Model confidence (mean pLDDT): 82 of 100. The RNA shown here (transfer RNA) has 72 nucleotides and comes from a Bacteroidales bacterium. Lineage of the source: Bacteria > Pseudomonadati > Bacteroidota > Bacteroidia > Bacteroidales. The sequence was found in a public genome assembly. Rfam family: tRNA. Rfam classes the family as a transfer RNA.
RNA sequence: GCCGUUGUAGCUCAGGGGUAGAGCACUUCCUUGGUAAGGAAGAGGUCAUGAGUUCAAAUCUCAUCAACGGCU
Numbered sequence: 001g002c003c004g005u006u007g008u009a010g011c012u013c014a015g016g017g018g019u020a021g022a023g024c025a026c027u028u029c030c031u032u033g034g035u036a037a038g039g040a041a042g043a044g045g046u047c048a049u050g051a052g053u054u055c056a057a058a059u060c061u062c063a064u065c066a067a068c069g070g071c072u
Stems, first nucleotide, its partner, number of pairs: 001071007010024004018055001026042005048064005
């Protein structure tokens, strides 16, 4: 220098055009004499950044950035 993969909640990851989810973690409550475990409820996201296509984009296209891998 060229090519590819990945980027979504604090962490690990689903979701591939039509209101963004799970597990763990976190908060509150119940249970207990108290803790752990268990149960119930809840909070938490500019979906890496910018532009484009579309009635509608996390999803499709392009560029950029970052991580990883391959080729030279």